[in-house]
RNA sequence: GAUAAUAGCAAACUAAGUGAAAACUUAGGACGCAAAGCCAUGGAUCUAAAACCAGCUUGCUGGUCAUGACAGCCAGGUCACCGAA
Numbered sequence: 001g002a003u004a005a006u007a008g009c010a011a012a013c014u015a016a017g018u019g020a021a022a023a024c025u026u027a028g029g030a031c032g033c034a035a036a037g038c039c040a041u042g043g044a045u046c047u048a049a050a051a052c053c054a055g056c057u058u059g060c061u062g063g064u065c066a067u068g069a070c071a072g073c074c075a076g077g078u079c080a081c082c083g084a085a
Base pairs, nucleotide, nucleotide: 001082008033009032013028014027015026016025017024018023031072037078038077039076041075042074043073045069046068051064052063053062054061055060056059
């Protein structure tokens, strides 16, 4: 980062499965992506099982909170294809 070329990835949704959930895996499927490759280091966002607190219907409701998630939210780190301007 181009009306280039060779490739690549795969949103929503569907099916099966895992998980408390967020979400993830596999298959199909393509919204898009010049890192939409990888990494949870700093933020943001999502969830709230356990724990704690409160209430009262004594096992239910509410609240707080990641040790959970998310890289296709941003920043950062790191590896990488091509070669016009």

Model confidence (mean pLDDT): 89 of 100. The RNA shown here (c-di-GMP-I riboswitch aptamer) has 85 nucleotides and comes from a soil metagenome. The sequence is in RNAcentral, with records from MGnify. It matches the Rfam family "c-di-GMP-I riboswitch aptamer". Rfam's curators write: GEMM was predicted in a large-scale screen for bacterial structured RNA regulatory elements. Genes associated with GEMM are involved in a diverse array of functions, including chemotaxis regulation, signal transduction, secretion and chitin.